[in-house]
Parts: sequence; C1' cells; structure tokens
RNA sequence: UCAGAUAAAGGCAAACUAAUCAAAAGGUUAGGACGCAAAGUCACAGGUCUAAGGCCAAACGGCUAUGAUAGCUGGACUGCCUCAU
Repeated sequence: UCAGAUAAAGGCAAACUAAUCAAAAGGUUAGGACGCAAAGUCACAGGUCUAAGGCCAAACGGCUAUGAUAGCUGGACUGCCUCAU
C1' cells in the first nucleotide's frame, strides 16, 4: 500500500420469528445466518422508501422531509489481521 488466500485469530449479521418503540418507512433487544475485508462511524451529493404535520382538492386522492435507509452508489473520517508487494 488504490494488495486481500478456497488460510488463521477476532468481528459483523440478511431473510424470518418474538418482544418493544414509531403515523409509517423503519429502529432497538433476543433468537437466527443470507452474506460482508470496513456489513465500523458520519445523511455531505445522488438514489430509494415513508407521508405524521403542512399545502392542494367537494371527495376519491395528489404533492411535500424536517422522517428513514451507511447491507443502494459516491464521498469524508477511523480501524483489526495477513499470504504478499
């Protein structure tokens, strides 16, 4: 180091289930492992999801993030191990 083995140590944990929080998306905890070399941290840019509140509408409904997603992509910051260079 802009390197990552069909290896070792250690780590994380998708779907699903239960409990719980939330308007929802989704989060948290426990079980559980699909995967992950940053699947560690940060919503900064783009994407995606939701629409409580707000706005529009006679109504049906529509629009909207200040909500969510870091396991969608990029970016920033930090870090373990190691054949190797």
Description: Predicted 3D model of an 85-nucleotide RNA (c-di-GMP-I-GGC riboswitch aptamer) from Domibacillus mangrovi. Its mean pLDDT, the model's own confidence on a scale to 100, is 88. The sequence was found by an Rfam model in a public genome assembly. NCBI's taxonomy places the organism under Bacteria, Bacilli, Caryophanales, Bacillaceae, Domibacillus. It matches the Rfam family "c-di-GMP-I-GGC riboswitch aptamer". Gene Ontology term of the family: cyclic-di-GMP binding.